Predicted 3D model of a 313-nucleotide RNA (Archaeal signal recognition particle RNA) from Methanopyrus kandleri AV19. The coordinates come from a structure-prediction model, not an experiment, and the mean pLDDT is 77. Taxonomically the source falls in Methanopyrus kandleri (Archaea, Methanopyri, Methanopyraceae, Methanopyrus). Its Rfam family is "Archaeal signal recognition particle RNA". Its family is annotated with signal recognition particle, plasma membrane targeting and SRP-dependent cotranslational protein targeting to membrane, signal sequence recognition in the Gene Ontology. Its Rfam clan is "SRP clan". By type it is a non-coding RNA gene. The literature on the family includes a 2009 paper in RNA Biol by Rosenblad et al., "Kinship in the SRP RNA family".

[in-house]
């Protein structure tokens, strides 16, 4: 220098899964560096577990393995809660939503407006108050008195044979007649008599003529009911006339004038309430960040140990 063999390398780790180990899965990380097939009610295994089946490449006596330490990517577990996010409960602290009042007027919407709005002034009507007159309705109430005549009653005088006649008087009575006062009006009913008028029949006196008392009936009065009329007291107006005043609530008219009203919006003040929205505070739970601790560690470095460092030309 060449060839060969044993051997080594062609990734490792964390999480998950599992009784446990490895793989398929997820992630981190390293190398110059493999390929194919199957695998989650899964595949191969059992502390000698660090894949299974099949194929390939490189190095080659080169290295491989273990322990400890340092640096360090990352994962997992526990704890804390200064910060952030999510969810829940509470509170009613702030704002919004909701209600009321005042103001503004850039903008938006609806409506009204030169067929003249909003607003202002004046006039009138409705409306309200006061005063005066009338009307309607209703309830309750009240509605004659006087003079004369005549009659009755009582008393007295005179006359006649009886019935009776004549005359006078009366703080007496009247419902009958007449007149006046505006007027005691109409209808119905009731009352055995002790109210009035008229009184059939009957009765009484009488020779008669005639007269008298008087029941029923009728009329009136009285009592009750209803109506009309009148009065004045009272109450009420889906009335009316006149006068005075009020208001600008509604309507109309005259004059003037060009934008006006409402809602949204903006600003201020007040209220209600916790149903809703946003925030604050408290508590609970979860996640992230951060901090602390524990543990496993890719990759790199250092130290120590074990095995190996072979054969041929």
């Nucleotide at each position: 220098g060449g060839g060969c063999u044993a051997g080594g390398c062609c990734g490792g780790c964390g999480g998950g899964c599992u009784g446990g180990c490895g793989g398929u899965c997820c992630g981190c990380u390293g190398u110059a560096a493999c390929c194919c097939g199957a695998a989650a009610u899964c595949c191969g295994c059992c502390u000698c577990a660090u894949g299974c089946g099949g194929g390939g490449g490189c190095c080659g006596a080169a290295g491989c393995c273990g322990a400890g330490g340092g640096g360090g990517c990352g994962g997992c577990c526990c704890g804390g809660u200064c910060c952030c996010c999510c969810g829940g409960a509470g509170u009613a602290c702030c704002g919004g939503c909701c209600c009321c009042c005042c103001g503004g007027a850039c903008c938006c919407g609806a409506c009204c407006g030169a067929u003249g709005a909003c607003c202002c002034u004046c006039c009138g009507g409705c409306c309200c108050c006061c005063c005066g007159g009338g009307g309607g309705c209703c309830c309750g109430g009240g509605g004659u008195g006087g003079c004369g005549g005549g009659g009755c009653c009582g008393c007295c005088g005179c006359c006649g044979g009886a019935g009776g006649g004549c005359g006078g008087c009366g703080c007496g009575c009247c419902a009958c007649c007449g007149c006046c006062u505006u007027u005691g009006c109409c209808g119905g009913g009731g009352c055995a008599c002790c109210g009035g008028g008229u009184c059939a029949g009957g009765c009484c006196c009488g020779a008669g003529a005639g007269g008298g008392a008087g029941c029923a009936g009728c009329c009136c009065a009285c009592c009750c009911c209803g109506g009309a009329c009148c009065c004045g007291c009272g109450g009420c107006c889906g009335c009316u006339c006149g006068g005075g005043g009020g208001u600008c609530g509604c309507c109309g008219g005259a004059g003037g004038c060009a934008g006006g009203u409402c809602g949204g919006c903006c600003g201020g003040g007040g209220g209600a309430g916790u149903a809703c929205c946003g925030g604050g505070c408290u508590c609970c739970g979860g996640g992230g960040g951060c901090c602390g601790g524990g543990u496993c560690c890719a990759c790199c470095c250092c130290u120590c140990g074990g095995c190996g460092c072979g054969c041929c030309c």

Background: RNAcentral holds the sequence, with entries from ENA and Rfam.